Context: one part of a larger RNA
RNA sequence: GCCGGCGACUCGUGGGCAGUGGCUUGGUUAAGGGAACCCCCCGUAGCCAUAGCGAAAGCGAGUCCUCAUAGGACGAUUGUCGCUGCUUAUGGACCCGAACCUGGGUGAUCUAUCCAUAACCAGGGUGAAGCUUUGGUGAAACUAAGUGGAGGCCCGAACCGGCUGAUGUUGAAGAAUCCGCGGAUGAGUUGUGGUUAGGGGUGAAAUGCCACUCGAACCCAGAGCUAACUGGUUCUCUUCGAAAUGCGUUGAGGCGCAGCGGUUGACUGGGCAUUAUAGGGGUAAAGCACUCUUUCGGCGCGGGACGAGAUAUCGGUACCAAGUCGAGACAAACUAUGAAUACUAGGUAUGACCCCGUAGGGGAAUCCGCGUCGACCAGUGAGACGAUGGGGGAUAAGCUUCAUCGUCGAGAGGGAAACAGCCCGGAUCACCAGCUAAGGUCCCUAAAUGACCGCUCAGUGAAAAAGGAGGUAUGGUCGCAUAGACAGACAGGAGGUUCGCCUAGAAGCAGCCACCCUUUAAAGAGUGCGUAAUAGCUCACUUAUCGAGCGUCCUUGCGCCGAAGAUGAAGGGGGCUAAGCGAUCUGCCGAAGCUGUGGGAUGUCAAAAAGCACAUCGGUAGGGGGGCGUUCCGCCUUCGAGGGAAGCUACCGCGUAAGCGAGUGUGGACGAAGCGGAAGCGAGAAUGUCGGC
Repeated sequence: GCCGGCGACUCGUGGGCAGUGGCUUGGUUAAGGGAACCCCCCGUAGCCAUAGCGAAAGCGAGUCCUCAUAGGACGAUUGUCGCUGCUUAUGGACCCGAACCUGGGUGAUCUAUCCAUAACCAGGGUGAAGCUUUGGUGAAACUAAGUGGAGGCCCGAACCGGCUGAUGUUGAAGAAUCCGCGGAUGAGUUGUGGUUAGGGGUGAAAUGCCACUCGAACCCAGAGCUAACUGGUUCUCUUCGAAAUGCGUUGAGGCGCAGCGGUUGACUGGGCAUUAUAGGGGUAAAGCACUCUUUCGGCGCGGGACGAGAUAUCGGUACCAAGUCGAGACAAACUAUGAAUACUAGGUAUGACCCCGUAGGGGAAUCCGCGUCGACCAGUGAGACGAUGGGGGAUAAGCUUCAUCGUCGAGAGGGAAACAGCCCGGAUCACCAGCUAAGGUCCCUAAAUGACCGCUCAGUGAAAAAGGAGGUAUGGUCGCAUAGACAGACAGGAGGUUCGCCUAGAAGCAGCCACCCUUUAAAGAGUGCGUAAUAGCUCACUUAUCGAGCGUCCUUGCGCCGAAGAUGAAGGGGGCUAAGCGAUCUGCCGAAGCUGUGGGAUGUCAAAAAGCACAUCGGUAGGGGGGCGUUCCGCCUUCGAGGGAAGCUACCGCGUAAGCGAGUGUGGACGAAGCGGAAGCGAGAAUGUCGGC
C1' cells in the first nucleotide's frame, strides 16, 4: 500500500415543545403491598389544575402605586397522566487524541559523589633538595666536581580519554570503524562489596547524571483528567434553504443577544412593481457675503534708511504693510445657492395568463406573490472579486477599511484560447426536433471569402508617455494670384559712400551711433559666406521667361518615431491588405435560456381519487417529509426446505433510488413473507484498529 473484519449522536433522571392516546362526574399515583404472568388489583401521602394582585397586612374579577373616580403595571384563568419525536440540563454524553497535576510504590547491575577492601602503570630522558670532597674564611657565606634520585617533570606502549578528517547514515554498530590526536606516578586508572531516591539524590556546574527515559525517573491508580483545538462520523429519494453583519465579551479562529434559514400556527386582505403627486434635505456641482487660505493693481493707517533740530519734535524716497476699492482663485471639518438618485407618505390609475373582438372593450377569477405577530429548532458571526462613492497608502498593490449594488461563495451550461468573482444565462428527466442571448460567421471551428460608404500600408490591427515629423484623409482661418501668384532657371542688384565714430586697419558684414538722399523696373548705409583690410560669392528687392493654383495657422480621423531582458516566436494557431478600423443593412450559427413532444415530483383548486388546469422542481451549512435494508423478538398468523434451507455465484428481469426478484452452479441445514415491536442497525477516509498478502 491493497483486501477483509471491527469502528463514532447512546442510556438514566429532570425541564420545554409538537404529534398521538386515556380520562375530563378534574387528572394522576409514589414508596410499598397483594396476586401470579395478567402491561392485573390495592395504596390519595404527594403533584398539576381549579383566581389574581400586592413587599405585606390584605382585598378580590380585580388588585397595586396614588389625594384621585386621572394615568399606568400585572390580571380577568383552565386541563391532567401516559407513549413517540425534537430539544435542553446533568452525568465520560458523538468517537479517537494530549502535554500535565496528585497519591502509593519500584529503581544507584547504567551513571554521579562518597565509604571499605584489593589490583595496575613496558621502556627511555631530565637530574631538585640533601650528602661527600676541592677551592675559600678566624669561622661562615660562596665556588667547583662527584654522589644522590625529587617532580599534578619530559618522550612513549599497556590503560584511560575522545581533538580533526574520512567511511558508515534502510550502519557490521540505536554512537561504531580507520589514519592521525590528549593524559600516561597522578586531582591517575580499575575489580569486588556498600551509601545517598524523585517536592529527592548526586554534581571540579554541562540543567549534567539518576538503567537507550530527566527544566524534574519509572510503574500502577485518581482517569474515559480536561482539550473554546485538529481529525473522523457509515443507506436512499424528495422539498425549502442561509451567513461570513451589528452590539457585548480577559473578546478577537470561542461564546451570548439581534439579523438572515427551516417547520408549524394565528391574523390582515391586500401586498409588490411601474407612472404621475406631495414632502424634508444640504451631497455632486457652483459660489466667495461668512470662516480658513490666496495672486495682481489703485488709495493707503502704521513702521521705516536718512535729513533738520540743543532737546522736545518735524519732514520723509525705496521697502514692509493694517484697512478699503477693483479684478482673479481655493476648502472633508466654508455656504447668502443647489441638483440627479435615494428616502418617506397617503390616495388614484394600470398589471401575469387564457378566451372573444378590427378596435375601444368584455369575460374568467383558481394560481402566483407580499405583509404582521407568535411557538419550536438550526447554521452563520475568517468572506472573495467586479462596478460606483469615499478614507488610509504613493489618486501603489491580486493592498487595506467603510457605504450601495452584482457575481462567486452554495451555480452547472455558452462566450472571454486556457481563466471561482467579467459578459450571457439560472441545469426536474429524456429526444439524432425548432428559435434565440452574449459572442461570432476564410481554415483549424458551427455559421455571408455577405451588401454598401469611408479610413489605414503601419502586419498598425495584435501593449505605453512626455516629446518629435512636408505620413495620409476631412473641416476651417488668414493671405497672394491671368494687372501672371508659388517653385525653378536668365538678367540686374547701382550712385552720394570707404556714411560717421572707433581702430594698426573697420570699405554693407569686430564694435557703437544713425539708418538719410539720388538714379531707377528694382537694389538694405545691407541676409549669410568670405578678406589683414579691400576683393569675391550670395540674399532681400526688380524686369523678362513660364502659365494655375500657391502659402501661413488652427481642427478632426487613422497611422510613424520615441519602444532595451533575461529557457522560445506570444493576435490561440494557420494565415490576413482585409479575414484590420469607423458607419449602415440583411441573413445565418450559437447555451442545460425559450419552444416542441413524452415521462416524473411538489403546491393549490374539493376530503380522497381523477384532470392535456395553473405555478414550481441549481444548491453548501442547515431544517422538514417519504422510503429501502440489517440483527433479534412477538403472532399459538401464512408458508418453504435432503425431490436440497442459509451463504457464495456467470447471466437475466423489475423499481426514480436505497434495493427487489428469477435462474445456473456450489453448498449441506435451516429459512422466508405479512402485520407489529426492540436496536451493539448501513463504512472509504479518523498518520483509525486487528488479521491476511